[in-house]
Context: one part of a larger RNA
Molecule: large-subunit ribosomal RNA, domain II
Organism: Candidatus Hydrogenosomobacter endosymbioticus
RNA sequence: GUCAGCGAGUUCGUCUGUAAAGCAAGCUUAAGCCGGUAGGUGUAGGCGUAGCGAAAGCGAGUCUUAAUAGGGCGCAUAGUUUUACGGAUGAGACCCGAAUCCAGGUGAUCUAGCCAUGAGCAGGCUGAAAGUGCGGUAAUGCGUACUGGAGGGCCGAACCAUAUCCUGUUGCAAUAGGUGUGGAUGACUUGUGGCUAGGGGUGAAAGGCCAAUCAAACCUGGGAAUAGCUGGUUCUCCGCGAAAUCUAUUUAGGUAGAGCGUUAUGUGGUCAUUUCUGAGGGUAGAGCACUGAAUGGGCUAGGGGGAAGCGAUUCUUACCAAACCCAAUCAAACUCCGAAUAUCAGAAAGAGAAAGCAUAGCAGUCAGACGGUGGGCGCUAACGUUCAUCGUCGAAAGGGAAACAACCCUAAUCGCCAUCUAAGGUCCCAAAAUUAUGGCUAAGUGUGAAAGGAAGUGGAUUGGCCAAGACAGCUAGGAGGUUGGCUUGGAGGCAGCCAUCCUUUAAAGAAAGCGUAAUAGCUCACUAGUCUAGGAAAGCCGAUCUGCGCCGAAAAUGUAACGGGGCUAAAGCCAUAUACCGAAGAUGCGAAUCUCUCUGUAAAGAGAGGUGGUAGCGGAGCGUUCUGUAAGUCUGUGAAGGAAGACCCGCGAGGGCUUCUGGAGAUAUCGGAAGUGAGAAUGCUGAC
Numbered sequence: 001g002u003c004a005g006c007g008a009g010u011u012c013g014u015c016u017g018u019a020a021a022g023c024a025a026g027c028u029u030a031a032g033c034c035g036g037u038a039g040g041u042g043u044a045g046g047c048g049u050a051g052c053g054a055a056a057g058c059g060a061g062u063c064u065u066a067a068u069a070g071g072g073c074g075c076a077u078a079g080u081u082u083u084a085c086g087g088a089u090g091a092g093a094c095c096c097g098a099a100u101c102c103a104g105g106u107g108a109u110c111u112a113g114c115c116a117u118g119a120g121c122a123g124g125c126u127g128a129a130a131g132u133g134c135g136g137u138a139a140u141g142c143g144u145a146c147u148g149g150a151g152g153g154c155c156g157a158a159c160c161a162u163a164u165c166c167u168g169u170u171g172c173a174a175u176a177g178g179u180g181u182g183g184a185u186g187a188c189u190u191g192u193g194g195c196u197a198g199g200g201g202u203g204a205a206a207g208g209c210c211a212a213u214c215a216a217a218c219c220u221g222g223g224a225a226u227a228g229c230u231g232g233u234u235c236u237c238c239g240c241g242a243a244a245u246c247u248a249u250u251u252a253g254g255u256a257g258a259g260c261g262u263u264a265u266g267u268g269g270u271c272a273u274u275u276c277u278g279a280g281g282g283u284a285g286a287g288c289a290c291u292g293a294a295u296g297g298g299c300u301a302g303g304g305g306g307a308a309g310c311g312a313u314u315c316u317u318a319c320c321a322a323a324c325c326c327a328a329u330c331a332a333a334c335u336c337c338g339a340a341u342a343u344c345a346g347a348a349a350g351a352g353a354a355a356g357c358a359u360a361g362c363a364g365u366c367a368g369a370c371g372g373u374g375g376g377c378g379c380u381a382a383c384g385u386u387c388a389u390c391g392u393c394g395a396a397a398g399g400g401a402a403a404c405a406a407c408c409c410u411a412a413u414c415g416c417c418a419u420c421u422a423a424g425g426u427c428c429c430a431a432a433a434u435u436a437u438g439g440c441u442a443a444g445u446g447u448g449a450a451a452g453g454a455a456g457u458g459g460a461u462u463g464g465c466c467a468a469g470a471c472a473g474c475u476a477g478g479a480g481g482u483u484g485g486c487u488u489g490g491a492g493g494c495a496g497c498c499a500u501c502c503u504u505u506a507a508a509g510a511a512a513g514c515g516u517a518a519u520a521g522c523u524c525a526c527u528a529g530u531c532u533a534g535g536a537a538a539g540c541c542g543a544u545c546u547g548c549g550c551c552g553a554a555a556a557u558g559u560a561a562c563g564g565g566g567c568u569a570a571a572g573c574c575a576u577a578u579a580c581c582g583a584a585g586a587u588g589c590g591a592a593u594c595u596c597u598c599u600g601u602a603a604a605g606a607g608a609g610g611u612g613g614u615a616g617c618g619g620a621g622c623g624u625u626c627u628g629u630a631a632g633u634c635u636g637u638g639a640a641g642g643a644a645g646a647c648c649c650g651c652g653a654g655g656g657c658u659u660c661u662g663g664a665g666a667u668a669u670c671g672g673a674a675g676u677g678a679g680a681a682u683g684c685u686g687a688c
Stems, first nucleotide, its partner, number of pairs: 001688006011091013026047003032041003051058002061073004094232002097229001101222006112196009121186001123155003126151001130147006159183004165178003198214001200210003235621006245258005259365002261362007273349007285337001286335002291331003295327004300321001302320002304317005368393010398409003413591004418587003424581003427565003433578001435577006446567001452551002456548010473530005479503003484498003509524001512523003592611008622677001624674005632667003641661005647656003
């Protein structure tokens, strides 16, 4: 891992509701007793038949009160017992699951420390004290040689240990093997026996060790501890179908009341929706009349600067500036104004419905997600967060968006090799237009992006030039006063400052650029000539608006920013038009089932409408074991069980039938009772 078996809402009491049955102003027994598995008896008790008040108490009333007023609770009657089921509650209470806490015991054969008694430590090195001889001293101290054999001394086996690395890591091993290293006469190692016990021991102290277990051992018990937590919870079909919100909470992943679901009963014009009428509002917008903010000008207090005056003070000011005036602005906590929606009330329409409302039983939900719109927070960041409102998902499959819960279209009862459409599409992959008309794009733009940039190109508008010759090109001129004045070493159009005139002209700046030390020199503006456009709207030079393009444009495995191929008068973009494809949508045909209405005694039929679905509520069934029916029925002319079937019945759970096997029991029908249905619980046991 697979297969098989086992594996989870039970039982008793109490309360409450629904259904059924009995009796009914009544209903009913409990223990016990008799009997013996049928029942009988038993009237103690319980519920009901009257309430109100704290009570005395009064009573269809009573309490409050001064009240006969008002108000509160009552009265105008249906209960009760049993059974089944729903729910609650006390119990282990649907099942499995802690870490814990406590009690009583068992452990020091592992290990920690200690006690008693034993054992072990190759070999080598060093050479303390002390001693002796000799020397020396007044005598010691002292020197020297030898002896000596000290040391938690040195090197290094056994032995003990393990800081390194390697192997091992379903191992040789639940801690090993190899290598290396430390200690190795000591606070050494070790044998045997013994002592200390669980909030206790022992600990050269690591919370270490106390039998592979230690921040409180192990065993048994309390005990099925508790678990607002996780997981699991077994057959079928049918009807309806949520919530992820509010309030409260030692509350925030729990719970309670409300909201939303379902079921039953009752009510009936109440409901959704639309129209009309009426009502309030202070949002969007707008505005500046208030409150504030904020710009410029005017006017003008005050202040600053300057001048004069000995001072007082006066004058002045391209400074700052209140108030006031003018112009133009801004505001969630501004409003002289002010919508659309939304909301409320009334009237009418509305027959569609399992709608609305009331009471009662039973829930689940109180982690929501994304998208659109209006806001707050944030960076007008986030698949961010938090409100409001709508949608979808949640609990929704189908078609589209390549793929893609939350986007677009559309709600799947079942069948059909039928038809029409939605979104989206129609060259090929790939169903359907290589459809039509008119434009645009040349960038593969389309098929990713900004500020900004550009004689890309289309459209519209507008100013000017053009045969008295536009625009571009070519030829020529581009002068004189004058080297303007100043400055400067110099400054002559062209370093800089000031001025920027006049004349001759077809035209020519006291000069737009290059250049020189300064001149010179080369261009330009401006002018003439040459050349030449076209036939009255074309051409040329500018400006504005606009369509589509261009640059701006760098990322990590491989094209990789159309799904791909590929596409250029398109298979791109804009506009218009027709046709087609396209879904579980709609329609057609057939079938099932539910609700309502009608016909019908019923069975059944007709019509209308419905039938996606998680949590959940409700309804109807299938099957298993035992049991009554059953002293019945089936059965060796073959029971149960097993195998097979392309057969029959049922929507299904399932039930028949046939053949083979098997070899002795099985059981219809209608009832009753449950150890009653497995694929999941890191489920349990077994097999492989």